[in-house]
Record summary: Transfer RNA from Blastocatellia bacterium AA13, 75 nucleotides, folded computationally. The coordinates come from a structure-prediction model, not an experiment, and the mean pLDDT is 82. Lineage of the source: Bacteria > Pseudomonadati > Acidobacteriota > Blastocatellia. Rfam family: tRNA.
């Protein structure tokens, strides 16, 4: 110092313009004497940041921070 991927809920992850979702987990409720299980409901998100394009942006574009991987060049 080049290029390429990634960055959505606590955790791993989907969703590629048109009201963000699922799995575990967290809460409650039904069940039990009581716990697990199991069923049934709910709460959680400035979609890394900031700007641009569009009626509309998680999504396209430009920077910019993490992360990860390849390459190179100097000692």
């Nucleotide at each position: 110092g080049c290029c390429g991927g990634c960055g959505u809920a606590g955790c791993u992850c989907a969703g590629u313009g048109g009201u963000a979702g699922a799995g575990c987990g967290c809460a409650g409720c039904u069940u039990u004497g009581g716990u697990a299980a199991a069923g049934c409901u709910g709460a959680g998100g400035u979609c890394a940041u900031g700007g641009g394009u569009u009626c509309a942006a998680u999504c396209c574009c430009c920077a910019u921070c993490g992360c990860c991987g390849g390459c190179u060049c100097c000692a």